[in-house]
Record summary:
The RNA shown here (Bacterial RNase P class A) has 367 nucleotides and comes from Pseudoclavibacter sp. VKM Ac-2888. It is recorded under the gene name rnpB. Rfam family: Bacterial RNase P class A. By type it is a ribozyme. The source organism's lineage runs through Bacteria, Bacillati, Micrococcales, Microbacteriaceae and Pseudoclavibacter. The RNAcentral record of the sequence draws on ENA.
RNA sequence: CAGGUCGACCAGGCGGUCGCGUCAUGGGAAGCCAUGCCGAGGAACGUCCGGGCUCCGCAGAGCAGGACGGUGGGUAACGCCCACCCGGGGAAACCCGCGAGACAGUGCCACAGAAAGCAGACCGCCCCGCCGCGUCCUUCGGGAUGCAGGGGUAAGGGUGAAAGGGUGGGGUAAGAGCCCACCGGGCGCCUGGUGACAGGCGCCGCAAGGUAAACCUCGUCCGGAGCAAGGCCAUACAGGGGAUGACGACGCUGCUCGCCGAGUCCCCGGGUAGGCCGCUAGAUGCACGCGGCAACGUGUGCGCGAGAGAGAUGGCCGCCCCCGAUUCACAUCGGGACAGAACCCGGCGUAUCGGUCGGCCUGCUCA
Repeated sequence: CAGGUCGACCAGGCGGUCGCGUCAUGGGAAGCCAUGCCGAGGAACGUCCGGGCUCCGCAGAGCAGGACGGUGGGUAACGCCCACCCGGGGAAACCCGCGAGACAGUGCCACAGAAAGCAGACCGCCCCGCCGCGUCCUUCGGGAUGCAGGGGUAAGGGUGAAAGGGUGGGGUAAGAGCCCACCGGGCGCCUGGUGACAGGCGCCGCAAGGUAAACCUCGUCCGGAGCAAGGCCAUACAGGGGAUGACGACGCUGCUCGCCGAGUCCCCGGGUAGGCCGCUAGAUGCACGCGGCAACGUGUGCGCGAGAGAGAUGGCCGCCCCCGAUUCACAUCGGGACAGAACCCGGCGUAUCGGUCGGCCUGCUCA
């Protein structure tokens, strides 16, 4: 320098101008006006997973249902992250894995193919030649050969995603773990490692596929609902209680009185409209030190100005910046993404014009 691979980061800048929203101050009787501060992201998104918080439920445990699944760590927790193991890809850096169990049981394996699960024989290879047919030879007894037939085989061909370990040799009529060597596999022991696992030694010719994002089995985890959670205040109407009741109805011959009611006054609970709280300072960010391979933890210092009504956070102009086209150039034209808070946090996934920096690998050149 080129190609590759992994990671971190930015998300146009400055000025002017016109607006939008909360808040503060001032003005106004009010509608509202003026001034000032502040006002989206790396994903605020999807709402997929995990937690905080809140309310409800609950003796404890289980059933059902769901999620997860190599090992060891991290964390508040996780289905996330880190390191390692195993398997796969790559020359390498590095990347990918929904990575428990298929001798507990059940199911399924399309098409093709002979056979797909109590394995099987289409072509081929090999043996037999008793019975049947054909051809040839014949010393007429028979012999050779082909077809058909009977049998052996799983080397080779062929089908398939998958066909009972692989390669080589011996062996055999032809073959076959039938036998042998190596590789693979199973079992046992030893060594290393916290462990997954790896290595070594010995024994066993090898014991009949796959599929669990099929049912299922094993292990671990999970009570439910969510800020429209939940709490406080609470107009009016309706309701309950008390007092009064000179007005009205009833009892009574009538008064007193009793009782009921309208009206008036007071009190009460739940709670609608509405208002307020919850509400943003935290498992918080950055820098440095320490522990750790790392995820992460911890100490010190410095910081942290959205918080609504489910509603605002924008447009235009100028200069500069980046990219593209035309051009020798000046210049001109076009473009500058995805998206947008609503209780908060940790993840994952997805979208994103373009740009910056760094680690590592490979190749070439120079010193």